Predicted 3D model of a 1470-nucleotide RNA (small-subunit ribosomal RNA) from an uncultured Bacteroidota bacterium. Model confidence (mean pLDDT): 82 of 100. Its Rfam family is "Bacterial small subunit ribosomal RNA".
């Protein structure tokens, strides 16, 4: 797009068409076929005239066919048209072109001839009966255009004898002859209408042929009247159509039969076509009429509204018997998702029938119902802004949009609705009257006839009045916000959308698109070149057959001559109408209809051309092919030989272990094993040469050598003359394994066994071993059938380099020429790798194959096999992906190269004690939270007795803390004492402003109105910060270039470095961010400055830089030099690196701040900020108390040790960097001490803290649980502080525990480091501090070097990974749910065969019965021949149900392994 259309939500009108698509399921009731009195006998009703009769003079009864006309009957036509429907049919059934020389044709036309004479019956009337009807009998009587004979007849029919002509056969057409046969119906107005015969012609059938016409080959054979010939019956005709007899054919891979489906065709749809799919509506045509048969009438049936039978339904019954067929029209029920009135009219068209009027006509024209479709109108127009109100939205004092939309003005009247007028469609027929000859016909005038219809149209009023909805709004696809919702409700064509900021769901607002219809649904083409004829492929994505040979077929070389199938041109005829197209018309348009052209692309005929296929002849050498010489070669078949290793035997030497592994062990060996060395014996495979080598069709093919044998190449260019290519079906060959018969058996080796690894180890590794591997005959017929994932043949297309085989040529070079194998590189082609004369390029012919992935190479059938199995080869169901190639990047029990205390080498801990602190876990009213591998865990917290505090458990309090604003109001509030209470808080009582221009202000407080609070949740909604990779050397860009693109180059190679640091090269050139450098601290120097620091000279001196001085020195602190591979020497193109020199410092001089692109949804909502959500007499504020300080346990991180490199004890010496007024606090003086009393001095280079300590020097102790060690516990104490019980920290006495160097495995440093010493400080009344940050004191060892462990960098390399190996990802198990195989058996259905039966019916036969016409006549009972149903047995083929069972698919968190991917941890993989 487009439907005969369903549904759902919505509707104002007309035209036009359309309407059971499903049950060919069943039907109540009504109507669809009758008509003719001008064929008849006659009158049942009707109505008219007479006439009788009874009377209420118009009513009622009777008579009379006499007139109009007519039920039933007899006869004549019709009924075989029209209408219906598609069930059956795959067919000469339909389409097309032909044919009948092989046929019929009523009615109608033309045309020749006749219509003469007679017979008997019948139905109906009427009478009788039988039956419940339907119906039927019997009796008498009668008529015709019913019915029967007789005459007459020939252009009829038959025979038979000729003649002429035509035809592809067969035949045929005209003519003459002669012989036999065979008709008829009357009516009449007298004009004629009819009969009959014959001969044409029109129509209409009917028969016969060519082409075409649906899947399935998992249907490959069919066929006995079958295939034909004779002869005969039949028929309108031909004919196996029938039947006798004779023959054996006839159909089929160009698909028989067989199943399946399904009327056909002009046409509709859609497509650019060429197609693909349908086949209602209108037409041709066929078939069919409840389900089968059958047959009569008749021109014509084997008949829809006829007959008979026989089945099945249904109905009617008085149970004896009947009657019946809507797949016409309307209508019922059922069926369905669905599909209309039991209407009107014969007025038009049409059709029976009749002289005609006219009857009939559910055809027909109309009219109702339905948005089913198509057309066509309308729902108003035009102004109109302070952009009204309301909605929604937003950055919210205001914008934004709705939206000129409304309101209000002004206009207009299609349509509605009233009233009023009103067609065409009508031609004709009939009547009447005229005209023309001649009754009758033609003609005209006039009058008649309309269902649809008072329709269609006009006209007038009225007045915006009567009239808009539906789907969408993530992308495809136009059109976006807000609220609910929270992986829930839900959407959804595909992709996908919902887990708490949804343009995706639901609602609203807006918009978008369509409009009396919008969406959804189904279905059909299209997009899909996605079955590719036009127009596709096939190394790797799906597909080239495992090779070859050849049959059919397709396709084929040069000239040359006939032809004329095939081409191609004209011409004729056909291709129905109607649809489609063009042009015009009619309906107000248009759809719709009409007219007229075009066109049907197609099939036949026929004339002609001859270029190209074909066919026919006839030549040719260049395609094949033979011959002639000559080479190659693991080519094959069958025989013989060899040698080396193995294994075994025997004999000998000779002793303990062999053998195997990662390591081992089972095994073998003192009954002598392995080793060794001689002889033997066996069976299989053939080292080196050996190679991208050769050979063969393809599997294959290796020692040597004989014999048959097969091909290929080269040379010559002798011979044939296209003899050639390809190859469905089919023939041969086919690697291993496997199988069967009989051999053989040394090494190897499935099953197997034993030993080992392992959580398991039915394995991988070891010992050992059967089958098998060898041969010979026979099967299998498969493989990643091998390595070209690449089918044969041919014929063309730039080039470089090997290499085998022959040729040629030839100078000791270079060239050369066939055929083969090989490697690179171009146009060219491909999606890319990648292919490239051996093609995946340019072209041509054959043959095979392929169409998403799974299921599934299954399963069912079907031939093949001994079997394994192998050929051929599906559907349901399920998924949206499944592959390819290439790309970045992670990853690899991949590979290269480099790094780092990563290893190693060395020092020192931790881990084992007790203590200290954190965590986990327990517990608990609560033990607040957080932080969990590395990157938590003496972390937030740099300091929990209260407070801190967020936890509990009690009490108490509601706009309530701080502070702002803006109104009122007071002059107080605060603060004192004091009561209750645990305070919190409550009450009581004291006390009571300031400044002034007096207006008022300031300031406090109450008090109202705005604005509260949360350590409540979400760090996965965030800023901000922080860790970590990681101070690693890396990230990226811009132009350009390369790729179809994702990307890539740069950034990669070669060097070189701590560095992507440089250098050099390059399709790259530059540049960022990162390194480094630039800042700070220590190493040296020089300049300035000289206090509270310093003190050489010089004076003094209380000996103390104490003081004067002093500016040198140390030191302070500001500025500056200094180091850059500057310079030397060697190596390198260079960058660069070794070594020296000088120098305080050498190769970044040493530390430190700095922390690229990013990762880890890393931490942190509990520092703070902050989106969302959530409490609000509480998850918010307030108080005392209690927890965070529990305590079987288990981890982390520390201190203190365990001792002599030590412990104590007494002397005695050297720092640094800090801190200090709510503070450090000297001297002094008491206390054993911790402290204390008391205060000098300093807001600091000045006073204080504040003695540094290990060190040294010297006494002591002697390896003990000690003079180590110092928990623990009693006792007395001191200090802060409202308060030290829970729950402080320190002094003295006194006690005096583990612990004796630490499993398993692990930390942490490369120098002023480790280790070791102590000193400070910040938090803070105090301190749980042994912590953290800082400071200087003393001061080592080691580094071969990078194989290995952990990390990391680059480079390559595979990957089925990209959430990126903590990945992907297999298979059995168990669960659920779904199709399907198999399946004892069972239940339909459909076709066959065979037999029984045998109805109706043609046919035969046929009475002694019947009949009136009488005759050689009919007609029957009864007897048969075929057949319909229908039993009975068997075959097939299918559908459908089955216990059980078998594999498959499907399912968010199921078990047990890890088999694939990476070397997947044993490469994979057929």
């Nucleotide at each position: 797009g487009a439907u005969g259309a369903a549904c759902g939500c919505u509707a104002g009108c007309g035209a036009c068409a359309g309407g059971c698509c499903u049950a060919a399921c069943a039907c109540a009731u009504g109507c669809a076929a009758g008509u003719c009195g001008a064929g008849g006998g006659g009158c049942a009703g009707c109505a008219u005239u007479u006439c009788u009769a009874g009377c209420u003079u118009g009513c009622u009864a009777g008579a009379a066919g006499a007139u109009g006309g007519c039920g039933a009957c007899c006869g004549g036509c019709g009924c075989a048209c029209g209408g219906g429907u598609g069930a059956g049919u795959a067919a000469c059934g339909c389409g097309u072109a032909u044919g009948c020389a092989a046929c019929c044709u009523a009615c109608c036309u033309u045309a020749c001839a006749u219509u003469g004479g007679g017979g008997g019956a019948u139905a109906g009337c009427c009478c009788a009966g039988a039956g419940a009807a339907a119906u039927c009998u019997g009796g008498a009587u009668u008529a015709a255009u019913a019915c029967c004979g007789c005459a007459u007849a020939a252009u009829a029919u038959a025979u038979u004898u000729g003649a002429a002509u035509c035809g592809c056969a067969u035949g045929g057409u005209u003519u003459a002859a002669a012989u036999a046969u065979u008709a008829a119906a009357a009516c009449u107005c007298c004009g004629g209408u009819g009969a009959u015969g014959u001969a044409a012609g029109a129509u209409g059938g009917g028969c016969a042929u060519g082409c075409g016409u649906a899947g399935c080959a998992u249907u490959a054979g069919u066929u006995a009247g079958u295939u034909g010939g004779u002869g005969a019956g039949g028929u309108a005709a031909c004919g196996g159509c029938u039947c006798a007899c004779c023959a054996a054919g006839a159909c089929g891979a160009u698909g028989a039969u067989g199943c399946u489906u399904a009327g056909g065709g002009g046409g509709u749809c859609u497509g650019a076509g060429a197609g693909g799919a349908u086949a209602g509506u209108c037409c041709c045509c066929c078939a069919c009429a409840c389900u089968g048969g059958u047959a009569c009438u008749g021109a014509g049936a084997c008949a829809c509204g006829g007959a008979c039978c026989a089945g099945a339904c249904u109905c009617c019954u008085a149970c004896g018997g009947g009657a019946g067929g809507c797949a016409g029209c309307a209508g019922u029920g059922a069926g369905g998702a669905a599909u209309a009135u039991u209407g009107g009219u014969c007025a038009a068209u049409g059709g029976a029938c009749g002289c005609a009027a006219g009857u009939c006509u559910g055809a027909a024209c109309c009219a109702g119902c339905c948005a089913u479709g198509u057309c066509g109108c309308g729902u108003g127009c035009a102004g109109g802004a302070u952009g009204a109100c309301g909605g929604c939205c937003c950055u919210a004092u205001g914008g934004g949009u709705u939206g000129u939309a409304a309101a209000c003005u002004g206009c207009u009247u299609u349509u509605u609705u009233a009233c009023a007028g009103g067609a065409a469609u009508a031609a004709u027929u009939g009547c009447u009257u005229c005209u023309a000859c001649g009754u009758g016909u033609a003609g005209a005038a006039g009058u008649u006839u309309g269902a649809a219809u008072g329709u269609a149209c006009u006209g007038u009023a009225u007045g915006a009045a009567u009239a808009a909805g539906g789907a969408u709004c993530g992308g495809c696809u136009a059109a976006c916000u807000c609220c609910g919702u929270g992986c829930c409700a839900g959407c959804a064509g595909c992709c996908g959308c919902g887990g708490u900021a949804a343009u995706a769901c639901g609602g609203a607002g807006g918009a978008u698109u369509c409009g009396a219809g919008c969406g959804u649904u189904a279905u059909c083409c299209g997009g899909a070149u996605u079955u590719a004829u036009u127009g596709g492929g096939u190394u790797u994505a799906a597909a080239g057959g495992g090779u070859u040979c050849g049959u059919a077929g397709g396709c084929g070389g040069u000239c040359u001559u006939u032809u004329a199938a095939g081409u191609c041109a004209g011409u004729g005829g056909u291709g129905a109408a109607a649809u489609c197209c063009c042009a015009g018309a009619g309906c107000u348009c248009a759809a719709c209809u009409c007219u007229g052209g075009a066109a049907c692309u197609g099939c036949c005929a026929u004339u002609g051309a001859a270029a190209c296929u074909g066919a026919a002849a006839g030549a040719c050498u260049u395609g094949a092919a033979u011959a002639u010489g000559g080479u190659u070669g693991a080519g094959g078949u069958a025989g013989g030989c060899g040698g080396a290793a193995u294994a075994c035997g025997u004999u000998a030497u000779g002793u303990a272990g062999c053998g195997g592994u990662g390591a081992a062990a089972u095994g073998c060996a003192u009954a002598g094993a392995u080793a060794u060395a001689a002889c033997g014996u066996a069976g299989a495979a053939c080292a080196c040469c050996a190679a991208u080598u050769g050979c063969g069709a393809a599997g294959g093919c290796a020692g040597c050598u004989u014999a048959c044998u097969a091909a290929a190449c080269c040379a010559u260019u002798a011979u044939u003359g296209a003899c050639g290519c390809u190859g469905a079906u089919g023939g041969a060959c086919g690697a291993a394994a496997g199988c069967g018969u009989g051999g053989g058996g040394a090494g190897c080796g499935a099953a197997c066994a034993g030993g080992a690894u392992u959580a398991g180890a039915u394995a991988c590794c070891c010992u050992g071993g059967u089958a098998g591997u060898c041969c010979a005959c026979g099967c299998c017929g498969u493989a990643a059938a091998g390595c070209g994932a690449u089918g044969a043949u041919u014929a063309c297309u730039c080039g470089u380099u090997g290499u085998g085989c022959a040729c040629a040529a030839u100078a000791c070079a270079c060239c050369g020429u066939g055929c083969g194998u090989g490697a690179c590189u171009g146009a060219g082609c491909g999606a890319a790798a990648g292919c490239a004369u051996u093609a995946a390029g340019u072209a041509a012919u054959c043959c095979a194959c392929c169409u998403g992935g799974g299921g599934a190479g299954u399963a069912c059938g079907u031939g093949c096999g001994c079997a394994a199995g192998a050929a051929u080869g599906a559907a349901a169901c399920u998924c949206a992906a499944a592959g390819g190639a290439a790309u970045u990047g992670a990853c690899g029990g991949g590979g290269g190269c480099c790094c780092g205390c990563a290893c190693a080498a060395g020092c020192g801990g931790a881990g084992g004690a007790a203590c200290a602190u954190g965590u986990g876990g327990u517990u608990u009213a609560a033990u607040u939270c957080g932080a969990u591998g590395a990157u938590a865990c003496g972390c937030g917290a740099g300091g929990a007795a209260c407070c801190u505090u967020a936890c509990c458990u009690g009490g108490a309090c509601u706009u309530a803390a701080a502070u702002g604003u803006a109104g009122a109001u007071u002059g107080a509030c605060c603060g004192g004492u004091u009561u209750a209470g645990a305070a919190a808080u409550a009450g009581a009582u004291c006390u009571u402003u300031c400044c002034u221009u007096c207006g008022g202000g300031a300031c406090a407080a109450u008090u109202u109105a705005c604005a509260a609070g949360g350590u409540g949740c979400u760090g996965c909604a965030u800023g901000g910060u922080u860790g970590u990779c990681g101070u690693c050397a890396g990230c990226u860009c811009g132009u350009g270039c390369c790729g179809u693109g994702a990307g890539g180059u740069g950034u990669c190679g070669g060097g070189u470095u701590a560095a992507g640091u440089c250098c050099c090269g390059c399709a790259a050139c530059g540049a960022g961010c990162g390194c480094a450098a630039c800042c700070c601290u220590c190493g040296u120097g020089u300049u300035u400055a000289g206090u509270u620091a310093c003190u050489a000279a010089c004076a003094g001196u209380u000996c103390g830089g104490c003081u004067g001085a002093g500016g040198a020195c140390u030191c302070u602190a500001a500025a500056c030099a200094g180091a850059c591979u500057g310079c030397c020497u060697g190596g390198g193109u260079a960058a660069c690196c070794a070594g020296g020199a000088g120098g305080a410092a050498g190769g970044u001089g040493a530390g430190g701040a700095c922390g690229a692109c990013g990762u880890c949804a890393a931490g942190u909502c509990a520092u703070c900020a902050u989106g969302g959500c959530c409490c609000u007499u509480a998850c918010g504020g307030c108080c005392a108390g209690g927890g965070c300080u529990a305590c079987a346990c288990a981890c982390g991180u520390g201190c203190u040790a365990c001792a002599a490199u030590g412990g104590g004890g007494u002397a005695u010496a050297c720092a640094a960097a800090g801190a200090g007024c709510c503070g450090c606090g000297a001297u002094a003086c008491c206390g054993u001490g911790a402290g204390g009393u008391g205060g000098a001095g300093c807001a600091a280079a000045u006073c204080u803290c504040a003695u540094a300590a290990a060190a040294u020097a010297u006494c002591u102790c002697c390896c003990a649980g000690u003079u180590c060690g110092g928990a623990u516990u009693g006792a007395a104490g001191u200090c802060u502080g409202c308060a030290a019980c829970u729950c402080g920290a320190c002094u003295u006495c006194a006690u005096g525990a583990a612990g004796u160097u630490g499993g398993a495995a692990u930390c942490g440093c490369u120098a002023g480091u480790a280790a070791u010493c102590g000193u400070g400080a910040a938090u803070c009344a105090g301190c749980a501090a042994c912590g953290u940050c800082a400071c200087g004191g003393u001061g080592a060892a080691u580094a071969c070097g990078u194989u290995c462990c952990c990390g990391g960098g680059u480079c390559u390399u595979g990957u089925a990974c990209u959430c990126a190996c903590c990945g992907c990802c297999c298979g059995u198990c168990a669960c659920a749910c779904c199709a399907u195989g198999g399946g004892a058996a069972u239940u339909g259905a459909a076709u066959u065969c065979a037999u029984u039966c045998g109805a109706a019916g043609c046919g035969g036969g046929g009475a002694u019965g019947c009949u009136a016409a009488a005759g050689u006549a009919g007609c029957u009972a009864c007897c048969u021949u075929c057949c319909a149903c229908a039993g009975u047995g068997g075959a097939u083929u299918u559908a459908g149900u089955g216990a059980c069972u078998a594999g498959g698919g499907u399912g968010a968190a199921g078990u047990c392994g890890u088999a694939a991917c990476a070397a997947g941890g044993u490469a994979a993989c057929c």